Predicted 3D model of a 73-nucleotide RNA (transfer RNA) from a Candidatus Woesearchaeota archaeon. NCBI's taxonomy places the organism under Archaea, Nanobdellati, Candidatus Woesearchaeota.
RNA sequence: GCCCGAUUGGUGUAGUUGGAUAUCAUAUAGCCCUGCGGAGGCUGUGACCCGGGUUCAAAUCCCGGAUUGGGCG
Numbered sequence: 001g002c003c004c005g006a007u008u009g010g011u012g013u014a015g016u017u018g019g020a021u022a023u024c025a026u027a028u029a030g031c032c033c034u035g036c037g038g039a040g041g042c043u044g045u046g047a048c049c050c051g052g053g054u055u056c057a058a059a060u061c062c063c064g065g066a067u068u069g070g071g072c073g
Stems, first nucleotide, its partner, number of pairs: 001072007010026003019056001027045006049065005
């Protein structure tokens, strides 16, 4: 230098053919439960790597960039 993959709450992840309140676990806050609570139950909080484009509509498609992993030279 060229090619391929990955990037989504604090952490780990799902998201199929572009349209749903963006999923679940964990974390965390409150409440309930309990002799006690670090166990169990209920409710809430919190995310699409960055910039541009296409579209009525983009996490998803296109272009460029960043970080990271792998391959070729």

Annotation: Rfam family: tRNA. From the family's description: Transfer RNA (tRNA) molecules are approximately 80 nucleotides in length. It is annotated as a transfer RNA.